c-di-GMP-I riboswitch aptamer from Thermodesulforhabdus norvegica, 93 nucleotides, folded computationally. RNAcentral holds the sequence, with entries from ENA and Rfam. Model confidence (mean pLDDT): 87 of 100.
RNA sequence: GUCCGAUAAGGGCAAACCACUUGAAAGAGUGGGGCGCAAAGCUUCUGGCCUAAUCUCCGAAGCCAGGCGGAGAAUGGUAGCAGGGCUGCCGGG
Numbered sequence: 001g002u003c004c005g006a007u008a009a010g011g012g013c014a015a016a017c018c019a020c021u022u023g024a025a026a027g028a029g030u031g032g033g034g035c036g037c038a039a040a041g042c043u044u045c046u047g048g049c050c051u052a053a054u055c056u057c058c059g060a061a062g063c064c065a066g067g068c069g070g071a072g073a074a075u076g077g078u079a080g081c082a083g084g085g086c087u088g089c090c091g092g093g
Base pairs, nucleotide, nucleotide: 002093003092004091005090012037013036017032018031019030020029021028022027035080041086042085043084045083046082047081048078049077050076054073055072056071057070058069059068
């Protein structure tokens, strides 16, 4: 340097769920909790997935506005959905 995670040690992170906070929502934060994780450390670059405040289009009655209903679209998320990039502990080949 590279590949690997069988063994050991010191440890690390923390799903569901619960409480509070936050957000239009999806979700996020803090505390409890512990399903799991050898990058479950960081990063939305690519694809996927979730959401639609907002915008666009359509609909019912004839115009305008608003409202309602439907469809579509991230600029919102997800790194614990994969791939890529960056960094890293211990041990082994």